[in-house]
RNA sequence: AGAGUUUGAUCCUGGCUCAAGAUGAACGCUAGCGGCAGGCUUAACACAUGCAAGUCGAGGGGCAGCAUGUCCAGCAAUGGAUGAUGGCGACCGGCGGAAGGGUGCGUAACGCGUGAGCAACAUGCCCUAUACAGGGAGAUACACCAGGGAAACUUGGUCUAAUAUCCCAUAGCAUUCAUUGAAGGCAUCUUUAAUGAAUUAAAGCUUCGGUGGUAUAGGAUUGGCUCGCGUGACAUUAGCCAGAUGGUGAGGUAACGGCUCACCAUAGCAAUGAUGUCUAGGGGUUUUGAGAGGAAGGCCCCCCACACUGGGACUGAGACACGGCCCAGACUCCUACGGGAGGCAGCAGUGAGGAAUAUUGGACAAUGGAUGGAAGUCUGAACCAGCCAUGUCGCGUGCAGGAUGACUGCCCUAUGGGUUGUAAACUGCUUUUAUAUUGGAAGAAUUGCGCUUACGAGUUAAGCGUUUGACGGUACAUUAUGAAUAAGGAUCGGCUAACUCCGUGCCAGCAGCCGCGGUAAUACGGAGGAUCCGAGCGUUAUCCGGAUUUAUUGGGUUUAAAGGGUGCGUAGGCGGAAAUGUAAGUCAGUGGUGAAAUCCUGCAGCUUAACUGUAGAAUAGCCGUUGAAACUGUGUUUCUUGAGUACAUUUGAGGUAGGCGGAAUGUGGUGUGUAGCGGUGAAAUGCAUAGAUAUACCACAGAACACCGAUUGCGAAGGCAGCUUACUAAACUGUCACUGACGCUGAUGCACGAAAGCGUGGGUAUCAAACAGGAUUAGAUACCCUGGUAGUCCACGCCGUAAACGAUGAGUACUAAGUGUCGGAAGAAUCCGGUGCUGCAGUUAACGCAUUAAGUACUCCGCCUGAGUAGUACGUGCGCAAGCAUAAAACUCAAAGGAAUUGGCGGGACCUCGCACAAGCGGUGGAUCAUGUUGUUUAAUUCGACGAUACGCGAAGAACCUUACCAGGCCUUGACAUACCGAGCAAAGCUAUGGAAACAUAGUGGAGGUUAACUGGGAUACAGGUGGUGCAUGGUUGUCGUCAGCUCGUGUCGUGAGAUGUUGGGUUAAGUCCCGCAACGAGCGCAACUCUUAUCGCUAUUUGCCAUCAUUAAGUUGGGGAGGAUAGCGAGACUGCCAGUGACAAACUGGAGGAAGGUGGGAAUGACGUCAAAUCAUCAUGCCCCUUAUGGUCUGGGCUACAAACGUGAUACAAUGGUUGGUACAAAGGGAGGCAAAGUCGUGAGGCCAAGCGAACCCCAUAAAACCAAUCUCAGUUCGGAGUGAAGUCUGCAACUCGACUUCAUGAAGUCGGAAUCGCUAGUAAUCGUAGAUCAGAACGCUACGGUGAAUACGUUCUCGAGGUUUGCACACACCCCCCGUCAAG
Repeated sequence: AGAGUUUGAUCCUGGCUCAAGAUGAACGCUAGCGGCAGGCUUAACACAUGCAAGUCGAGGGGCAGCAUGUCCAGCAAUGGAUGAUGGCGACCGGCGGAAGGGUGCGUAACGCGUGAGCAACAUGCCCUAUACAGGGAGAUACACCAGGGAAACUUGGUCUAAUAUCCCAUAGCAUUCAUUGAAGGCAUCUUUAAUGAAUUAAAGCUUCGGUGGUAUAGGAUUGGCUCGCGUGACAUUAGCCAGAUGGUGAGGUAACGGCUCACCAUAGCAAUGAUGUCUAGGGGUUUUGAGAGGAAGGCCCCCCACACUGGGACUGAGACACGGCCCAGACUCCUACGGGAGGCAGCAGUGAGGAAUAUUGGACAAUGGAUGGAAGUCUGAACCAGCCAUGUCGCGUGCAGGAUGACUGCCCUAUGGGUUGUAAACUGCUUUUAUAUUGGAAGAAUUGCGCUUACGAGUUAAGCGUUUGACGGUACAUUAUGAAUAAGGAUCGGCUAACUCCGUGCCAGCAGCCGCGGUAAUACGGAGGAUCCGAGCGUUAUCCGGAUUUAUUGGGUUUAAAGGGUGCGUAGGCGGAAAUGUAAGUCAGUGGUGAAAUCCUGCAGCUUAACUGUAGAAUAGCCGUUGAAACUGUGUUUCUUGAGUACAUUUGAGGUAGGCGGAAUGUGGUGUGUAGCGGUGAAAUGCAUAGAUAUACCACAGAACACCGAUUGCGAAGGCAGCUUACUAAACUGUCACUGACGCUGAUGCACGAAAGCGUGGGUAUCAAACAGGAUUAGAUACCCUGGUAGUCCACGCCGUAAACGAUGAGUACUAAGUGUCGGAAGAAUCCGGUGCUGCAGUUAACGCAUUAAGUACUCCGCCUGAGUAGUACGUGCGCAAGCAUAAAACUCAAAGGAAUUGGCGGGACCUCGCACAAGCGGUGGAUCAUGUUGUUUAAUUCGACGAUACGCGAAGAACCUUACCAGGCCUUGACAUACCGAGCAAAGCUAUGGAAACAUAGUGGAGGUUAACUGGGAUACAGGUGGUGCAUGGUUGUCGUCAGCUCGUGUCGUGAGAUGUUGGGUUAAGUCCCGCAACGAGCGCAACUCUUAUCGCUAUUUGCCAUCAUUAAGUUGGGGAGGAUAGCGAGACUGCCAGUGACAAACUGGAGGAAGGUGGGAAUGACGUCAAAUCAUCAUGCCCCUUAUGGUCUGGGCUACAAACGUGAUACAAUGGUUGGUACAAAGGGAGGCAAAGUCGUGAGGCCAAGCGAACCCCAUAAAACCAAUCUCAGUUCGGAGUGAAGUCUGCAACUCGACUUCAUGAAGUCGGAAUCGCUAGUAAUCGUAGAUCAGAACGCUACGGUGAAUACGUUCUCGAGGUUUGCACACACCCCCCGUCAAG
């Protein structure tokens, strides 16, 4: 000293939370010792028992009990007598029980604190001084006698004493009164001197030394009373008071006083908070804080109050009395029912309450107190001990060496390493503590007694001796033994120091805040390790701090909470210039006070420390006193610049009242005129043949004032607009004539105050809540339409609120410029006053503000302090009402909010693109079939894929196998890998039996090899898993999208997130290029490079080709390389050239040449990223799971099921066609477990035989559509071919479930397809066939190939998608967002 938490990120505002310290604490776990301190915070609740206040015989009468002595009786034990002695219960009397000790109920008060005052007072015991003590009297307790009562207690009678009581005497330096004089002060007065009058005392005891008594004066101490200042909350408590305020007189008191009373007056207090309600003992101090402050008032000290509750007095120096009295009340106890007793908030202790707080201890040894002459007695005050880690301080639980860094544990990438950890073992050393032994304090000074000395000769003083210790045989010390007797608690996601494994699986749980936990949790539980403290550690509670989050120090108020709607103005606050006085504030010096303890500093004493002692320092404030005079205040005298006045002009929708005007609207009247009008997105309600709308004229009514008219003007704000008259207010300018600070602000108060609303009475043309109807709609109590009442207008009276806004209170001064506009100074320059814009400094969280401040300062007022609850409830005031003003809390949350940023989004804007739409061609959706999916079914119908981006997808091919699924039969180190042991010479194969097979059993077989391989057997590590998790992953893939984007470095701008660059002007298919520019460059993408195709050249020439020359049935052969083809190398295209346009650019348009022209066509190539997209079943892989099974193997079945739905295709519905016959023209592929020619058989699928070919050679292999000709003639057909029947072919162990093909026969639906929807821009669509992969067999699918070969694109309004710029946003999981209300359930 800060940190966490609002957001995708940022800055700010703002709350919540944490880290520190503290405690009379409590709880949990743990615990070796000592010192010092502390210990009912709750029930001022109730209390059993014991103790806490007595003492004096040197005041008195006496003598129960005890002891001693004496006497008597008795053998003795023992009994009796005797106040004679020590002493002494009860009694009279004196002093003390008002201190000490406890508690905090009450009290908001002169209670406390602080400082003063008493000329208005008292004071026992103590000290000093002076004086005195003579004489007498009558009672009474006790005791005794007689009674009452259960008891407590009490009645009557008789006798008696005193330092008890009373009377008389004596006394003035005493008190009171009166008179006179003097002095002083502070108003009443005080002091002193003299004179006179009146009044009040006493006690004895004695050892004769004293001691006690009485009076007076003084001192000291203690108390009483009064005053200034300070000392809680609430105004949702605003008025209170009748002894109340004062006076006169009297009473009362120690004393002043309405303290009390009689009379008189009517005051007194209060917004500087009276009264009321609630809460509370106050202070020194304690704690926290840098301080200012905040909180607290336990222990200790001072003061106050109280003593079961309430009241009262008595006694006394002192009380209205804790362990006294009386009365009343509640409660408890005793009782013979008639009556009595009691008061722990003293010390212990008990119950209760509570989270919670101790012993029914020792002794008066010390200190102090009461009493006494003293010894002494009493003392739960005090001193000690006991209990409690409650706090604080100190000590210890060992120290050194010791590495193969041992074993165990834990972790890992696991032949090994790390950590626990020098830790242990082991060796050496020490002994605080512990245990045992022995010694052993200080605290003790006294008193008494004895002796000595001194003197004042004594109950004197000093000295010596003797005597006195609860704590305590304690502290402390000596010796011995031996590492011996002694460590835990919390935490480990961030804040906050400290990390891994296992378990759990939004469960159990954690949590101070943010938040963890849904199968890999450093956050839960355990373990290992680590961190922090340590005889303690954590938790909880409370206080302060951090919090400048109530801001005096030290905050704010345009938009975050917050400027009153506006003015006038009271109290208050603040206030121009000069001179002079004063000294209240202010400043300086000094005196008093500010208790002690505490805090701080020095020193000292306990071994140290805590603790304690001692000395010092410090202390705000208050009271007094001496000075200063700048500033503020105040008195006086001036001044003119603030303010006001006067005069002159001007300005304006300023206000109030009256008059007038035209346009429009509506209505009425009279015409003209005819079928509609009106209204809307479209309509309808409505009006209209009884004549509307329209149009012409006349009349009436009410309301509002077009154009001018605007960043215009006026007004305090609300607000103000036709013209004109009257009355009235204001401002500016000019003159610088007058007054002379007269000013500013302004709580309470008063006035004004839009619209709506209310009351009474008018008025009512328009418009128009409510209401009615028509539409819209799923509904439509709305938006739209037709009507329409309050109201809108006027007068008077209420209401008192608005986003009453510039969301910006008023005033004064100062601080760059530029530019409009209004008013004035005649005009120019310029100046003054208003009203706007731009902009510097400055300021602001930013946006912005910026001489009209949100800048710089000053003065005054209002208001704010997290969000919600809520501007609500209650109370109060106002109002006719509506309502307004004032104005909370419980509870809930960790946010709510402001400004700006980047995205995303918008049924916002602009620019641009894409088979996106449009223009076209052909399809899908209807039929049948194929295929995939859903659903259903099933023993199983294995699994995955699900908008686009799943659904002829994984699967380029399920009869067995595949196969993962189901049923059943078998195997368990296993079908497969590595390692070990011992065995066999074999094993595979073949045969036989059983069996569905796997397999089992038996036989046969027999190369090669002897460590090995192989086979079977055994044991264990392990194998195996298409089991789970694609949300743990790698790799691969889809999509946005072949869209043009995505970023970086440096610089610059911004507090920052970020921006700039990448935006802008053009251009492009393109962030392509050019220009401009606080940017300059660069990277990944684009393009290019690659492949293919289109043209040409060169080279090469077999298996290819054949123009010329021969030859043949045939490029068949000779021959040839011209051409084609093949396949290698090259060329070619670059806006290169021309013209125009364009900014002298980039580029575009057109043209030339060219096979090809502006990326020539096609392919491959896929930026940063998005979708937790897909895949654990291609593969790999973490973790989890199974292990005689979720592994392995076999047979059979299933993946092929079938009310239904969807996707993708095939074939069609026909004449641009079908059928029959004939005749042409490809490309690209494949072939040895293969392709197979030719020949032959079969209607055919195909069979038989078989040449050739591992291929530019042979084969698959006739391409088909097309073309030529014939026929069919619009029909369910010579279209269409499903399904079915029969017979076959082929593959294959095997075509039943479940293959393909062939022939014959049969011949279903279907006649171009609803809403909707898909593809395609040229060699494309459409159409036609061919080949290949997979494959034993099994394509209408997929992939590739060529043949024929179109139509259309005006264009970008709309749909979808995309890119860029900009704008709004309360969204950021980002519009499939967010969020409000109602209802239902809980």
The RNA shown here (small-subunit ribosomal RNA) has 1386 nucleotides and comes from an uncultured bacterium.